[in-house]
RNA sequence: UGGGGAGUAGCCAAGCGGUAAGGCAGCGGCCUUUGAAGCCGCCAUACGCAGGUUCGAAUCCUGCCUCCCCAG
Repeated sequence: UGGGGAGUAGCCAAGCGGUAAGGCAGCGGCCUUUGAAGCCGCCAUACGCAGGUUCGAAUCCUGCCUCCCCAG
């Protein structure tokens, strides 16, 4: 430099045009002598950045940034 893949909450991770699931972690409660485990509830400004298309974009298009793989 070229080609391909990835970027979603503190971490993992689903989504494939119609207002973003789930798990872990965290917080509160129940239970327990205490803790753990279990159960119930809560949780956050989470879609890499900037534009574009669209009534509507995490999703489609363009550029850029970061990481990984391949080639030179």
Predicted 3D model of a 72-nucleotide RNA (transfer RNA) from Candidatus Portnoybacteria bacterium RIFCSPHIGHO2_02_FULL_39_12.
Model confidence (mean pLDDT): 83 of 100.
NCBI's taxonomy places the organism under Bacteria, Bacteria candidate phyla, Candidatus Portnoyibacteriota.
Its Rfam family is "tRNA".